A computed fold for a 73-nucleotide RNA from an uncultured Myxococcales bacterium, annotated as transfer RNA. The prediction has a mean pLDDT of 81.
RNA sequence: GUGGGUAUAGCUCAGUUGGUAGAGCACGGGAUUGUGGUUCCUGAGGCCAUGGGUUCGAGCCCCGUUACCCACC
Numbered sequence: 001g002u003g004g005g006u007a008u009a010g011c012u013c014a015g016u017u018g019g020u021a022g023a024g025c026a027c028g029g030g031a032u033u034g035u036g037g038u039u040c041c042u043g044a045g046g047c048c049a050u051g052g053g054u055u056c057g058a059g060c061c062c063c064g065u066u067a068c069c070c071a072c073c
Base pairs, nucleotide, nucleotide: 001072002071003070004069005068006067007066010025011024012023013022019056027043028042029041030040031039049065050064051063052062053061
C1' cells in the first nucleotide's frame, strides 16, 4: 500500500426485516448470617468509536475518519 473484520454499561457479550437498547459478572442499598461468603430482593450506570448522509424514524442502511486485529504485498 491492497482486501477483510471488530468498535454497544466498569468488564465479557447479545440486539431478528430499520420502530427509540438488554443479559451475565462487577458496583450501591436492603433481607438472610455472630462476621465474611453464598443466596434472594432492589437500584444506579449507555447521546451504541467519531463526522456526515438516506429515512417520518438509524445500534442496524450508505460514505468519510480514528483505533485495534487478520491475510496478502
Overview: It was read from a public genome assembly. Its Rfam family is "tRNA". Rfam classes the family as a transfer RNA.